[in-house]
RNA sequence: GGGCAUUUAGCUCAGCUGGUAGAGCGUUCCUUUGACGUAGGAGAGGUCACAGGUUCGAAUCCUGUAGUGCCCA
Numbered sequence: 001g002g003g004c005a006u007u008u009a010g011c012u013c014a015g016c017u018g019g020u021a022g023a024g025c026g027u028u029c030c031u032u033u034g035a036c037g038u039a040g041g042a043g044a045g046g047u048c049a050c051a052g053g054u055u056c057g058a059a060u061c062c063u064g065u066a067g068u069g070c071c072c073a
Stems, first nucleotide, its partner, number of pairs: 001072007010025004019056001027043005049065005
């Protein structure tokens, strides 16, 4: 230098054919316990890497940039 994959919650990851984003773990509160843990219930937490474009509408499609991993040279 070229190619491929990937980037979504604090962590690990889903997200179908474009229609206003979820799970598990973690975290906060409540119930249960003498207390902790377990169990049950409720909640908070997201500019979907960044910028631009297409579209009535973009995490999703297109272009560019950046990070990470792998391959080729």
This is a predicted structure of a 73-nucleotide RNA (transfer RNA) from a Candidatus Dojkabacteria bacterium. Rfam family: tRNA. By type it is a transfer RNA. From the family's description: Transfer RNA (tRNA) molecules are approximately 80 nucleotides in length. The sequence is in RNAcentral, with records from ENA.